[in-house]
């Protein structure tokens, strides 16, 4: 300074990368806690995060640029394509609350 919401409950979607022998370090909400299967790994379950008012998440992507000890690490592609039908109540009614740029 701009914009309005917020938590719970069910109920439905998602990823989990780099680095290192290891303990650790990066960036994140969140980089694997728990159980079983018997093992390059899967399955369920837990935390987080998201839910059409949708930038959680996935394609384009072995994709440009930049920076990094290396990474979707940061910008760009891009409000481009795709992406969960969401539901109950409750609290707030705008000097609250939440988010966000400087």
């Nucleotide at each position: 300074g701009c914009a309005u919401c917020a938590g719970u409950u069910c109920a439905g979607g998602g990823g989990a990368g780099c680095u290192g022998a290891a303990a650790g370090g990066c960036u994140g909400a969140g980089a694997g806690g728990a159980u079983c299967c018997g093992u390059u790994g899967g399955a369920u379950c837990g935390a987080c995060c998201c839910u059409u008012u949708g930038a959680a998440c996935c394609u384009g992507a072995u994709c440009c640029g930049g920076g990094u000890a290396a990474u979707g690490c940061c910008g760009g592609c891009g409000g481009a394509g795709g992406g969960a039908u969401g539901a109950a109540a409750u609290g707030g009614u705008a000097u609250a609350u939440u988010g966000u740029g400087u």

This is a predicted structure of a 102-nucleotide RNA (TPP riboswitch aptamer (THI element)) from a Thermoplasmatota archaeon. The sequence was found by an Rfam model in a public genome assembly. Rfam family: TPP riboswitch aptamer (THI element). Rfam links the family to the GO term thiamine pyrophosphate binding. Model confidence (mean pLDDT): 75 of 100. Of the family's consensus pairs, 100% are formed in the model. NCBI's taxonomy places the organism under Archaea, Methanobacteriati, Thermoplasmatota.